[in-house]
C1' cells in the first nucleotide's frame, strides 16, 4: 500500500433470510436467610465502536470512517 476477519452490558458471548419488548453467564447493587460471612434464592441497574444511506422497519443489509487481529508485497 492491498485484502480478510471482529467490534452487542463492567467481564466473556449468543442474536436464522431485517420484523414488534436486544438475552445468557460471571461480576456489581439491593433484598431474604444467618450471630457474622460465605453459599442459595428473588429482584434490580447497566449495551448494538462512530457517521451516513436504503427501508414502513436496521444489532442485522450498503458506502465512508475508528480500533483490535490476521494475510500477502
Nucleotide at each position: 500500500g492491498c485484502c480478510c476477519c471482529u467490534a452487542u452490558a463492567g467481564c466473556u458471548c449468543a442474536g436464522g433470510u431485517g420484523g414488534a419488548u436486544a438475552g445468557a453467564g460471571c461480576g456489581a447493587c439491593g433484598g431474604u436467610u444467618u450471630c457474622c460471612u460465605a453459599a442459595a434464592c428473588c429482584g434490580u441497574a447497566a449495551g448494538c465502536c462512530c457517521g451516513u444511506g436504503u427501508u414502513c422497519g436496521a444489532g442485522u443489509c450498503g458506502c465512508g470512517g475508528u480500533a483490535g487481529g490476521g494475510g500477502c508485497a
Molecule: transfer RNA
Organism: Candidatus Omnitrophota bacterium